[in-house]
RNA sequence: CGUCUGUCAACGCCGAGUCCGUCCCGACAGCACGCGUCACGAGACCAGGGACGGGACCGGGGAACCAAAGCACGCGAGGUGACUCUGCUCUUCGGAGCGGGGCCCCUCUUGGGGUGAAGCCGCUUAGGCGGCCGGGCGACUCUUCCGCCCGAACCCGACAGCUAACCCGGCAGGCGUCGGAGACCGACUAA
Numbered sequence: 001c002g003u004c005u006g007u008c009a010a011c012g013c014c015g016a017g018u019c020c021g022u023c024c025c026g027a028c029a030g031c032a033c034g035c036g037u038c039a040c041g042a043g044a045c046c047a048g049g050g051a052c053g054g055g056a057c058c059g060g061g062g063a064a065c066c067a068a069a070g071c072a073c074g075c076g077a078g079g080u081g082a083c084u085c086u087g088c089u090c091u092u093c094g095g096a097g098c099g100g101g102g103c104c105c106c107u108c109u110u111g112g113g114g115u116g117a118a119g120c121c122g123c124u125u126a127g128g129c130g131g132c133c134g135g136g137c138g139a140c141u142c143u144u145c146c147g148c149c150c151g152a153a154c155c156c157g158a159c160a161g162c163u164a165a166c167c168c169g170g171c172a173g174g175c176g177u178c179g180g181a182g183a184c185c186g187a188c189u190a191a
């Protein structure tokens, strides 16, 4: 001097995932580290953490109207936990055993559905590749060119179209970009 990695602060990105109030703890908590101000001290305060309640934003359920409706296929699998109906057999007449059905409850996921950009089609040696389509970034906003990426995951549990009133819920997590042109807005400096 250069490159890579880690951490802190500021700033920024995906995403609905943020702001305010009251109360409690308070350099504690938390963390690999770094870990503040005032005071002789007790202690006080801020950062930060937590509880509760609101606002913003986001999502689900839920009328009329509209949509849907037919045929075919299908109307899933299991449990017997409790109740109930019924058939057969036995009965010491208290009831017992076996089978079928109904309702409630529980479990599962292949049907169906939800959040999300995260879908459809073709090929495949089944790793993946390609096409169409969808989404994000390149630092005010918009248009355009170019470039680089993503197309996951989770949830409900046989069930839900839209949907005013009404009801319910979420408010996480993960990261680090900076090319060109034009339009428009704003700021600063000089006068």
Base pairs, nucleotide, nucleotide: 011176012175013174014173018055019054020053021052022051023050024049025048030035036045037044038043057170058169059168060167061166066161076108077107078106079105081104083102084101085100086099087098088097089096090095111159112156113155114154115153119132120131121130122129123128133151134150135149136148137147138146141183142182143181144180145179